The RNA shown here (transfer RNA) has 73 nucleotides and comes from Micromonas pusilla CCMP1545.
RNA sequence: GCCCAUUUAGCUCAGAGGAUAGAGCGUCAGCUUCCUAAGCUGGGGGUCAGCGGUUCGAUCCCGCUAAUGGGCU
Numbered sequence: 001g002c003c004c005a006u007u008u009a010g011c012u013c014a015g016a017g018g019a020u021a022g023a024g025c026g027u028c029a030g031c032u033u034c035c036u037a038a039g040c041u042g043g044g045g046g047u048c049a050g051c052g053g054u055u056c057g058a059u060c061c062c063g064c065u066a067a068u069g070g071g072c073u
Base pairs, nucleotide, nucleotide: 001072002071003070004069005068006067007066010025011024012023013022018056027043028042029041030040031039049065050064051063052062053061
C1' cells in the first nucleotide's frame, strides 16, 4: 500500500426495512432468611462508531471516514 470482517447497554452478543431497540451476565432496590449465601420479583442504564446518501420509512441497504482484528504484497 491492497483486500476482508467487525463496531448495538458496563461486559458478551441477538436483532437483516415499519414493535416503545432486546437477551444473558453485571449493577441498584425489594421479597425471602435470625444473618449470609442461594432463589424470586422489579428498576436504572443505548447519539445502534461518525458523516452523508437511497427510501414514505434505516440499527438494518449504499458511499466515505474512524477504531479493532485478520489476510496479501
Its mean pLDDT, the model's own confidence on a scale to 100, is 80. Its Rfam family is "tRNA". The family's RNA type in Rfam is transfer RNA.